[in-house]
RNA sequence: AAGGGCAAACCUAUUGAAAAAUAGGGACGCAAAGGCAUGGGUCGUCGAUACAUUAGUAUACCGAUUGCCAGCCUGCUAAC
Numbered sequence: 001a002a003g004g005g006c007a008a009a010c011c012u013a014u015u016g017a018a019a020a021a022u023a024g025g026g027a028c029g030c031a032a033a034g035g036c037a038u039g040g041g042u043c044g045u046c047g048a049u050a051c052a053u054u055a056g057u058a059u060a061c062c063g064a065u066u067g068c069c070a071g072c073c074u075g076c077u078a079a080c
Base pairs, nucleotide, nucleotide: 005030006029010025011024012023013022014021015020028067034073035072036071038070039069040068041065042064043063044062048059049058050057051056
């Protein structure tokens, strides 16, 4: 290049305590911005425990994020 693909922010609706997710609209971008929470990072704190005492700090569990980084698996094209 060709055929195409995905879809940020934002808006609407729904779910959730929340982070956030799903659907529709919408395109900032992406050659894996396809998949997997395996390692790290970041985010949440309904509830639990401890401290504190006027609403906070910490811990464990749990959860989110793959468009934060890495790892693993898979996929389209082949001009110079």